RNA sequence: UUAUGCUAAGGGCAAACCUCCCGAAAGGGUGGGGCGCAAAACUUUGGGUCUAAAGCAUUUGCUAUGAUUGCCAAGUUGCCGGC
Numbered sequence: 001u002u003a004u005g006c007u008a009a010g011g012g013c014a015a016a017c018c019u020c021c022c023g024a025a026a027g028g029g030u031g032g033g034g035c036g037c038a039a040a041a042c043u044u045u046g047g048g049u050c051u052a053a054a055g056c057a058u059u060u061g062c063u064a065u066g067a068u069u070g071c072c073a074a075g076u077u078g079c080c081g082g083c
Stems, first nucleotide, its partner, number of pairs: 005080001006082001012037002017032002020029003035070001041076003045073003048068003055062002
């Protein structure tokens, strides 16, 4: 330095739920909370999934420019060094 994550050490993040706020919704932010996570750090680059305001259609529908990074992959970066 790279691979790897058995065992530690120092730590990190924060599911469901609840308070308040934003949003048409999906969902997001904030404080509590802790299900879990070796990248559960960052980027929507590809796919999947969710929603349907506006638009189109008229039939109860179609559709992302919206959302999801803790859905999968990809790219970039990072802690440890007992084996």
c-di-GMP-I riboswitch aptamer from a Bacillota bacterium, 83 nucleotides, folded computationally. The coordinates come from a structure-prediction model, not an experiment, and the mean pLDDT is 84. The source organism's lineage runs through Bacteria, Bacillati and Bacillota. Rfam family: c-di-GMP-I riboswitch aptamer. Gene Ontology term of the family: cyclic-di-GMP binding. Of the family's consensus pairs, 95% are formed in the model.